RNA sequence: GCCGUUGUAGCUCAGGUAGUUCGAGCACGUCAUUGGUAAUGACGAGGUCGCCAGUGCAAGUCUGGCCAACGGCU
Numbered sequence: 001g002c003c004g005u006u007g008u009a010g011c012u013c014a015g016g017u018a019g020u021u022c023g024a025g026c027a028c029g030u031c032a033u034u035g036g037u038a039a040u041g042a043c044g045a046g047g048u049c050g051c052c053a054g055u056g057c058a059a060g061u062c063u064g065g066c067c068a069a070c071g072g073c074u
Stems, first nucleotide, its partner, number of pairs: 001073007010026004019057001028044005050066005
């Protein structure tokens, strides 16, 4: 230098062929329970979906560029 894969919550990951509200587990907060913790249960908060554009009625999803991580080729 070229090619490919990946990028979604604090962490690990879902999200079929674009469809109206992006979810799960762990972690976090409040409450219940306890003599007090842990465990358990209920409720809750937390996301510019890597960044910038494009297509389209509609983009996490499709297209282009850039950035980062990993892998391959020279």

Transfer RNA from a Patescibacteria group bacterium, 74 nucleotides, folded computationally. Model confidence (mean pLDDT): 81 of 100. It matches the Rfam family "tRNA". It is annotated as a transfer RNA. The source organism's lineage runs through Bacteria and Bacteria candidate phyla.